[in-house]
Context: one part of a larger RNA
RNA sequence: CUGGGCAUAAAGCGCACGUAGGCGGACAUGUAAGUCGGGUGUGAAAUCCCUCGGCCCAACCGAGGGAACUGCGCCCGAUACUGCGUUGCUUGAGGGUCAAAGGGGUGCAUGGAAUUCCCGGUGGAGCGGUGAAAUGCGUUGAUAUCGGGAGGAACGCCGGCGGCGAAAGCGGUGCACUGGUUGACUUCUGACACUCAUGUGCGAAAGCCAGGGGAGCAAACGGGAUUAGAUACCCCGGUAGUCCUGGCCGUAAACGAUGGGCACUAGGUAGAGGGGUACCAAACGCCUCUCUGCUGGAGUAAAUAUAUUAAGUGCCCCGCCUGGGGAGUAUGGUCGCAAGGCCGAAACUC
Numbered sequence: 001c002u003g004g005g006c007a008u009a010a011a012g013c014g015c016a017c018g019u020a021g022g023c024g025g026a027c028a029u030g031u032a033a034g035u036c037g038g039g040u041g042u043g044a045a046a047u048c049c050c051u052c053g054g055c056c057c058a059a060c061c062g063a064g065g066g067a068a069c070u071g072c073g074c075c076c077g078a079u080a081c082u083g084c085g086u087u088g089c090u091u092g093a094g095g096g097u098c099a100a101a102g103g104g105g106u107g108c109a110u111g112g113a114a115u116u117c118c119c120g121g122u123g124g125a126g127c128g129g130u131g132a133a134a135u136g137c138g139u140u141g142a143u144a145u146c147g148g149g150a151g152g153a154a155c156g157c158c159g160g161c162g163g164c165g166a167a168a169g170c171g172g173u174g175c176a177c178u179g180g181u182u183g184a185c186u187u188c189u190g191a192c193a194c195u196c197a198u199g200u201g202c203g204a205a206a207g208c209c210a211g212g213g214g215a216g217c218a219a220a221c222g223g224g225a226u227u228a229g230a231u232a233c234c235c236c237g238g239u240a241g242u243c244c245u246g247g248c249c250g251u252a253a254a255c256g257a258u259g260g261g262c263a264c265u266a267g268g269u270a271g272a273g274g275g276g277u278a279c280c281a282a283a284c285g286c287c288u289c290u291c292u293g294c295u296g297g298a299g300u301a302a303a304u305a306u307a308u309u310a311a312g313u314g315c316c317c318c319g320c321c322u323g324g325g326g327a328g329u330a331u332g333g334u335c336g337c338a339a340g341g342c343c344g345a346a347a348c349u350c
Base pairs, nucleotide, nucleotide: 003322004321005320006319007304008303012318014202015201016200017199021195022194025089028086029085030084031083033082034081035078036077037076038075039074040073041072042071048066049065050064051063052062053061054060092192093189094188095187096185097184098183099182100181104178105177106176107175108174109173110172111155116150117149118148119147120146121145122144126137127136163170164169207248208247209246210245211244212243216242217241221237222236223235224234259317260316261315262314263313264312267295268294269293270292271291272290273289274288275287276286277285299306300305323350324349325348332343333342334341335340
C1' cells in the first nucleotide's frame, strides 16, 4: 500500500467536547479546476515486433522500418457528476413561543428509624459466639428493659427488566441556582450539518498529599478455633480506609465485551412521558412523536444468537486487529509526590 475483519475467535479509544482533515440537502445560473473527447508537441538510445545483414549456426551484434513508452505540456471542445463563485429554497441543523416528565448537577438547610457510646432507673448472673467451641464481655453489676443525651454514616416502605445522565454515575425532605431531553405550534435563521488525527475536559473503586471527622464496617495486625500445617475460610477484637474540604491519580469484566451519524427494511406484546380525535364531558378505543423491555419473521451469522434499540441493507467519518508464548515485559520518551499510567519492541521458542 492492498485485502479481509473487530458481540463471544486477534480487534470499538471508559465517555464527551472539538481543531486540522475527510465528507456533506434540494433548485437555478456562471465558471471549466477535477473529469471526458479531439488535435499538437514531447516522452534519448537500448529493450519488443518485421525485414535484411555480420561472426560456420545460434546466443550475440549491426542496419532499415514499425509499434510501444499506458506519462507530461499546450490548443480547441463537452458540461452529466465533483469543485469553485452568485442569487434564492426548506425537508437536515439551530433558534422562538407554549407545555411536560425526571434519584441530571451544585450549594444550603432539615427529618425519622437503626447501630454505637455516655448518664440515670429497673434487675441480679450470665451474655455473646459457633458445626461444636474458645478467645471476648460481665457482681467495679454486663446481656435484657425504660428514660435522657452525644456523634457519625446511610436513607426502609414507595421502588418497578420504572426514571434521569455522554459515560463514570444518580434514591429521605425542603429551598435556591443550574444543564440536558421530549411534545405541540410551523413562528424565525437558511445547510449554519456529520465525523474527528493532535488537543482539551469529565472519569467507579482503591491509592497518594494537606487539614478535619470517625458511629458502623473493616485491608494490615493481635487473639481464639479448624487442620498434618492454616501466613485462609469460621469466631472475638482492631488500625489505615470508608465520610467532609482542597489538590493529585486516570485505571476497571469503565460491558450491550457491540464507536458515532443518517436513511431504508414484517409483525405481536408490555411499560414510561407528551400531543391529537367523534361525543355535552369523561373513560375506553383509534391516530401520532420520544424513550425502555420482552417475543419473533425475512435477512445476517461458524454457531450461540441478532432481528426498526440490528449483529439486516447502504452511505460518511474516526479508532483498532493481522498466529501462541516471550509481554503490556525491556528500552527510550512522557506524565505522576509516589504507587504507577500512556506510547511500546526484539532475541528466543512452539
This is a predicted structure of a 350-nucleotide part of an RNA (small-subunit ribosomal RNA, central domain) from an uncultured prokaryote. Its mean pLDDT, the model's own confidence on a scale to 100, is 90. RNAcentral holds the full RNA, with entries from ENA.